[in-house]
């Protein structure tokens, strides 16, 4: 020195979280009781095609949510923390086949960390997620007469191991 093992460093750091807050949403729905259209094997609805099968349509009307997605968080676990792109797999209310949505698994293919900006996608969103792009700034390493520069976590620091 390869290997391999314990520890540890980066900071608006990274996951999960009891609770809690806003949005969703004055929206679904929604008594009596009104008011417009229609008066059907129809047109419309029920995500998207095919079967089926169900509903008159709409407005008003005392009232008036959740779901899902997201702030913010006591504590807990942690520093490839984790996250994401492919890939396979399960729900998804009649059946089949599709979108989409939710949940599980494998995922060195891709990211070194967070913020900012822009773009795209997702979403109800101007919330957030992601991914592409720039930009400054951070930790680390290599180079370099030294205010630069280039590399990635399969990195890097300490220790201990170690054929030869």
């Nucleotide at each position: 020195a390869a290997u391999g093992a314990u520890a540890g460093a980066g900071g608006u750091g990274c996951g999960g979280g009891a609770u809690u807050c806003a949005u969703a949403a004055g929206u679904a729905c929604g008594a009596a009781g009104g008011a417009a259209c229609a008066g059907a094997u129809a047109c419309g609805g029920c995500c998207u095609g095919g079967c089926a099968g169900c509903c008159g349509u709409u407005c008003c009307g005392g009232g008036g949510a959740a779901a899902g997605g997201g702030g913010a968080g006591a504590c807990c676990g942690c520093c490839g923390a984790a996250g994401g792109a492919g890939c396979c797999u399960u729900u998804u209310a009649g059946c089949c086949a599709g979108a989409g949505a939710a949940g599980g698994g494998c995922g060195g293919c891709c990211u070194g960390g967070g913020a900012c900006g822009u773009u795209g996608u997702a979403u109800a969103a101007g919330a957030u997620a992601c991914a592409g792009c720039g930009u400054a700034c951070u930790g680390u390493c290599a180079c370099g007469u030294a205010u630069g520069u280039g590399g990635a976590g399969a990195g890097c620091u300490a220790u201990c191991u170690g054929a030869u």